[in-house]
Context: one part of a larger RNA
Molecule: small-subunit ribosomal RNA, 3' major domain
Organism: uncultured bacterium
RNA sequence: UGACGGGGGCCCGCACAAGCGGUGGAGCAUGUGGUUUAAUUCGACGCAACGCGAAGAACCUUACCUGGGCUAGACAACAGGGGACCGCCUCAGAGACGAGGUCUUCCCUUCGGGGACCCCUGGUUCAGGUGCUGCAUGGCUGUCGUCAGCUCGUGUCGUGAGAUGUUGGGUUAAGUCCCGCAACGAGCGCAACCCCUGUCCUUAGUUGCCCCCGGGUAAUGCCGUGGCACUCUAGGGAGACUGCCGGCGUCAAGCCGGAGGAAGGUGGGGAUGACGUCAAGUCCUCAUGGCCCUUAUGUCCAGGGCUACACACGUGCUACAAUGGGCGGUACAAAGGGCUGCGAGCUCGCGAGAGUAAGCUAAUCCCAGAAAGCCGUCCUCAGUUCGGAUUGCAGUCUGCAACUCGACUGCAUGAAGCUGGAAUCGCUAGUAAUCGCGGAUCAGAACGCCGCGGUGAAUACGUUCCCGGGCCUUGUACA
Numbered sequence: 001u002g003a004c005g006g007g008g009g010c011c012c013g014c015a016c017a018a019g020c021g022g023u024g025g026a027g028c029a030u031g032u033g034g035u036u037u038a039a040u041u042c043g044a045c046g047c048a049a050c051g052c053g054a055a056g057a058a059c060c061u062u063a064c065c066u067g068g069g070c071u072a073g074a075c076a077a078c079a080g081g082g083g084a085c086c087g088c089c090u091c092a093g094a095g096a097c098g099a100g101g102u103c104u105u106c107c108c109u110u111c112g113g114g115g116a117c118c119c120c121u122g123g124u125u126c127a128g129g130u131g132c133u134g135c136a137u138g139g140c141u142g143u144c145g146u147c148a149g150c151u152c153g154u155g156u157c158g159u160g161a162g163a164u165g166u167u168g169g170g171u172u173a174a175g176u177c178c179c180g181c182a183a184c185g186a187g188c189g190c191a192a193c194c195c196c197u198g199u200c201c202u203u204a205g206u207u208g209c210c211c212c213c214g215g216g217u218a219a220u221g222c223c224g225u226g227g228c229a230c231u232c233u234a235g236g237g238a239g240a241c242u243g244c245c246g247g248c249g250u251c252a253a254g255c256c257g258g259a260g261g262a263a264g265g266u267g268g269g270g271a272u273g274a275c276g277u278c279a280a281g282u283c284c285u286c287a288u289g290g291c292c293c294u295u296a297u298g299u300c301c302a303g304g305g306c307u308a309c310a311c312a313c314g315u316g317c318u319a320c321a322a323u324g325g326g327c328g329g330u331a332c333a334a335a336g337g338g339c340u341g342c343g344a345g346c347u348c349g350c351g352a353g354a355g356u357a358a359g360c361u362a363a364u365c366c367c368a369g370a371a372a373g374c375c376g377u378c379c380u381c382a383g384u385u386c387g388g389a390u391u392g393c394a395g396u397c398u399g400c401a402a403c404u405c406g407a408c409u410g411c412a413u414g415a416a417g418c419u420g421g422a423a424u425c426g427c428u429a430g431u432a433a434u435c436g437c438g439g440a441u442c443a444g445a446a447c448g449c450c451g452c453g454g455u456g457a458a459u460a461c462g463u464u465c466c467c468g469g470g471c472c473u474u475g476u477a478c479a
Base pairs, nucleotide, nucleotide: 001479002478003476004475005474007473008472009471010470011469012468013467015463016462019427020426021425022424023423026318027317028316029315030314031313032312033311034309035308042053043052064304065303066302067301068300069299070298073126078122079121080120081119082118083117087102088101089100090099091098106115107114108113128293129292131291132290133289137287138286139282140281141280142278144276149188150187151186152185153184154183155164156163157162168179169178170177194270195269196268197267199238200237201236202235203234204233205232208228209227210226213224214223215222241264244258245257246256247255248254320420324379325378326377327376328375329374330373336367337366338365341360342359345356346355347354348353386417391412392411393410394409395408396407397406433455434454435453436452437451438450439449
């Protein structure tokens, strides 16, 4: 100087408390451990691994296993030879591959040839490796933590390590600001500048909108005329600054209350992550040193596996019902996506869906029915008209192909489950809870993920205690 203390003081944080809803019990989904296996590829392991890499494993992916092939190789460079390439057919084969046949004659040209592409041959410098080392590394990322800290120049003090500044008195979300002070300044952080949202003005008016008139319909800006006032869209601007008033405060910084205002003291949300810590994570994104393999640890193919199942754990979904379930009627979103696409309407089917097909490169058309809600009605506390697992049968769709191993539909079947021990998690407001909608990935395959809106609470006395953190101080046999 740090670090640590079941030392002290001050102060924060859904840290506790006060509340609301969960997890831990059940079934299922998913990840992991373990076990099994020819293989169940690999990585991630307290917080900060475990719906994580994976925003999507039937083949492919794929790195694993079994078997069948290749050896200048699936890919790049060189030399020689040939030919356009591509495509199609037959045979054997699981296919890779092998044998044979057919079709085809590119561009430039000084007609010598040259060029791109493809095939064959050759062999040396080679290729190739998701093989090892994240404790050799770059890059990227997590975490403490959006915590308020981390430092420097000069000066001063100290033999020196170092101190001072950065401590102190107030104040703040903040090393935020004020005052004081052997310090005076400065940098990286904080804040602001950026984006979304909340109010108003302005510019613009189609594909959006409809104050007036007319037409039409079961109904609708549906149509005509007209218009851009309104809604909205998306560019520009205004607005909030403790600016004003009162009180408190050291005449300060600031705090409390009030006015006006759509909004008030950082308005709400996001992006943004200082010096560093954890030899944290990643050699399987990529890059890269070293080491290793080179008829194999490379490469091609078929099939299998990553989907196994006595168990254990994490994360979720659905429930156990009446604030509910079934049926009928009826209302109101936002944000997105669409040409190998979204697909209206009509017909068929109980349905998943099929057939046909309008419109839309989309403020125009489509996905698209929002759901909870509201109205009516049945059920009356029961393992039930709760719950839907499991299983049987029959189907639909995607795809070369759904056996291992897809999603969905109909009929039948109807399991466990009566609110969950010790323990444990999230959340302070348009939040929790609850309800549906969309998107990425994607042929198909979400209860996951990323977004969107609808309905919409309860509680916070307080800081003694648990956890984490900041500043000052004290002890130390630790560095």